[in-house]
RNA sequence: GAGUGGUUCCGGGGUCGGUGAAAGUCCGAGCCGGCGGUGACAGUCCGCGACCCGAUGACGAUCAGCAGGUCGGAUUCGGUUGAUGUGGUGAAACUCCACGACCGACGGUGAAAGUCCGGAUGGGAGGAACCGCGG
Numbered sequence: 001g002a003g004u005g006g007u008u009c010c011g012g013g014g015u016c017g018g019u020g021a022a023a024g025u026c027c028g029a030g031c032c033g034g035c036g037g038u039g040a041c042a043g044u045c046c047g048c049g050a051c052c053c054g055a056u057g058a059c060g061a062u063c064a065g066c067a068g069g070u071c072g073g074a075u076u077c078g079g080u081u082g083a084u085g086u087g088g089u090g091a092a093a094c095u096c097c098a099c100g101a102c103c104g105a106c107g108g109u110g111a112a113a114g115u116c117c118g119g120a121u122g123g124g125a126g127g128a129a130c131c132g133c134g135g
Base pairs, nucleotide, nucleotide: 003133004132005131006130007129008128009127010126015029016028017027018026030115031114032104033103034048035047036046037045043102044101052079053078054077055076059072060071061070062069063068084100085099086098087097088096106118107117108116
């Protein structure tokens, strides 16, 4: 000490009031902001992840005398996937400061959900530590 193999751990936040038979879903006012990047700190820039759709189908279950059928499904690939302006400072900021604005998967629900419940004690971009190989 670039690179590389492995193990372990970590890895998403947020409510009050009003109306009503009923709403954390409507109305009003609040509140929240994953990961990497970047001339400087980002929900809104560039990418990625979660969710959803399609293809693939290791493998497992099951039916069957064989052939084969049915169900589930890892993995990989593809698709889809929201939203920012003005002014200021500065060498540099759609990232900081001031003001204004906007966005938020799927299923559920006595009534429509970023905030409640659920898939999820899941997955995950990625992060950290340790062990080995390696110069």
FMN riboswitch aptamer (RFN element) from Microlunatus soli, 135 nucleotides, folded computationally.
Taxonomically the source falls in Microlunatus (Bacteria, Bacillati, Actinomycetota, Propionibacteriaceae).
The sequence is in RNAcentral, with records from Rfam and Ribocentre.
The coordinates come from a structure-prediction model, not an experiment, and the mean pLDDT is 82.